The prediction has a mean pLDDT of 81. Predicted 3D model of a 460-nucleotide part of an RNA (small-subunit ribosomal RNA, 3' major domain) from an uncultured bacterium. The full RNA is in RNAcentral, with records from ENA and SILVA.

[in-house]
Context: one part of a larger RNA
């Protein structure tokens, strides 16, 4: 100097408290482990691994296993010889395919063994094989926590100190005053971007039909600007109310993440050293596996019901986005998934979706039961996508009606349009979303306080 202390002093965070709602208990879904298994690839592991790489494993994907088959190779670049032969496509036998035997059709040119193909051959491709403890690069954490540091003077034999300390004061090394420091840099904040209010302009595809809604574009406002108490030496700063406003003291979001930490994570996105493989550790094909099941986690969905379930009125009232190998209206069929026909629109037009988002409302049955709660599993019949739904898809209709009656110990999230609760839409994607990323509806409670857990800053 610094960690660190079940030392002290001071302050902060949904940290703890108050307060809602969960999770642990059931069934299911997804992930991990462990087991099994020809293989159940292969990485991530307290926090910060476990709906995680994976934003879509039936085949491809796919790295894994077994079988078959190929070795200058599925791909690149180059040399040598040879072969007139293009490539390519077709037809017949094998064969599960990859492929492999043999006919067959076509024929670039500048006429040159030039390109290009084939064939032998040489270097050489090729590796999701190891090592993230050789590496780039990129991420994750401490933490959006207020920290970390230079310069040049100053103290000090030196390490170092100083400034960064104290004293108010902030979200904040924000300011402010004091002071051997005076300054300055990465970080804080601001600038950018969205939401919220006005205004001006525009006026297609928007509307109420001439611009009030709307939508695009460009300004305008909000700075403690103004009152008024209080802190205080103080006209600095900073606290508390006020007024005005659409907004009021950082208006609400989001991006934005300093020195460094964990030899933290990724050699399996890429990139690369070094080492290993080279008729394989490499390519290629078909089938299986990545979906196995006595069991343990983890994190979701749906539940146990009357603040309900069903059924009808179909009374109501959104925003986000997407569409050409797509989105599909209207019609007819069909109990319905669906299906036949197909207007329109490359899109403020037109459709997903608008005659209707769902929870809300309204009327009616149910009357507290394992039920008209709950919907696993199971049976059958079905429809969709796709060369193919057997292992291993997703819907629909009958039926079937399992545990579950609020969850031990312990443990998570949330301080406002927040939680809880209701839907809706988009990547991926030929199909398939309980994950996730975004929409919007409905709309609470509660916080005395800093003693305590936990994790952090300063100073001693």
């Nucleotide at each position: 100097u610094g960690a660190c202390g079940g030392g002290g002093a001071c302050c902060c965070g949904c940290a703890c408290a108050a307060c809602c709602g969960g999770u642990g208990g059931a069934g299911c879904g997804u992930g991990u482990g462990g087991u099994u298994c020809a293989a159940u690839u292969c990485g991530a592991g307290a926090c910060a691994a476990a709906g995680c790489g994976a934003a879509a494993a039936a085949c491809c994907u796919u790295a894994c296993c077994a079988g078959g088959g190929c070795u200058u190779g599925a791909c690149a670049u180059g040399c040598u010889u040879c072969u007139g032969c293009a490539c390519a496509c077709c037809c017949a036998g094998g064969g599960a395919a990859a492929c492999u035997u043999g006919g067959g059709u076509u024929u670039c040119u500048u006429c040159g063994a030039g390109a290009g193909u084939g064939a032998a051959g040489c270097a050489c491709a090729g590796c999701u094989g190891c090592u993230g403890c050789a590496u780039g690069g990129c991420u994750g954490u401490c933490g959006u926590c207020a920290g970390c540091u230079c310069g040049u003077g100053c103290c000090g034999u030196g390490a170092g100190g100083u400034g960064u300390u104290c004293u108010c004061u902030u979200a904040a090394g924000u300011g402010a005053g004091a002071g051997a420091a005076c300054g300055a840099g990465c970080g804080c904040a601001a600038c950018c971007c969205c939401c919220a209010u006005c205004c001006a302009a525009u006026g297609u595809u928007a509307c109420a039909u001439g611009u009030u809604u709307c939508a695009u574009u460009g300004g305008a406002g909000a700075c403690u600007g103004c009152c008024c108490c209080g802190a205080u030496c103080a006209u600095a700063u900073c606290g508390g109310g006020g007024a005005g406003g659409a907004a009021g003291g950082a208006g609400g979001g989001a991006a934005c993440g300093a020195c460094g930490u964990c030899a933290a994570g990724u050699c399996a996105g890429c990139a690369u050293g070094g080492c290993g493989c080279u008729u394989a550790u490499g390519c290629c094909c078909u089938g299986g596996g990545u979906u196995a099941c006595a069991c343990a986690c983890a994190c979701c969905c749906u539940a146990c019901a009357a603040u309900g379930g069903c059924g009808a009125a179909u009374a109501a009232c959104a925003a986000u986005g997407g569409g050409a190998a797509g989105c599909a209206a209207u019609a007819c069929g069909g109990c319905a998934a669906c299906g036949u026909g197909g207007a329109g629109c490359a899109a403020a037009u037109c459709c997903c979706c608008a005659c209707u988002a769902a929870a809300u409302u309204u009327c009616g049955c149910c009357u507290c039961a394992g039920u008209u709660c709950a919907g696993a599993u199971u049976g059958a019949g079905g429809g969709c996508u796709g060369c193919a739904a057997c292992u291993c898809g997703c819907c629909c209709u009958c039926a079937u009606g399992a545990a579950g009656u609020c969850g031990g110990a312990a443990u998570c999230g949330g301080u406002a349009g927040u939680a809880a609760u209701c839907g809706c839409g988009g990547a991926u994607c030929a199909g398939c979303a309980g994950g996730u990323c975004g929409c919007g509806g409905u709309g609470a409670a509660u916080a005395c306080g800093u003693u305590c857990u936990c994790g952090g800053g300063u100073c001693u």